[in-house]
RNA sequence: GCCGGGAUAGCUCAGUUGGUAGAGCAGUGCUUUCGUAAAGCAGAGGUCGUCGGUUCGAGUCCGAUUCCCGGCU
Numbered sequence: 001g002c003c004g005g006g007a008u009a010g011c012u013c014a015g016u017u018g019g020u021a022g023a024g025c026a027g028u029g030c031u032u033u034c035g036u037a038a039a040g041c042a043g044a045g046g047u048c049g050u051c052g053g054u055u056c057g058a059g060u061c062c063g064a065u066u067c068c069c070g071g072c073u
Base pairs, nucleotide, nucleotide: 001072002071003070004069005068006067007066010025011024012023013022019056028042029041030040031039049065050064051063052062053061
């Protein structure tokens, strides 16, 4: 230098054909207990790496770019 994959909640990851962004764990509150843990219930937590384009509408499609992983030379 070229090719491919990845970046989504604090962490690990889903998100199918473009149509309201989700799960588990963690954390918070409540119930239960003499108390703790465990268990149960409920809320919270997101500019989907960044910039631009297409579209009525983009995590998803297109272009550029940053970082990480792998391959080729």
The RNA shown here (transfer RNA) has 73 nucleotides and comes from an Opitutaceae bacterium. It matches the Rfam family "tRNA". Rfam classes the family as a transfer RNA. The source organism's lineage runs through Bacteria, Verrucomicrobiota, Opitutia, Opitutales and Opitutaceae. The coordinates come from a structure-prediction model, not an experiment, and the mean pLDDT is 82.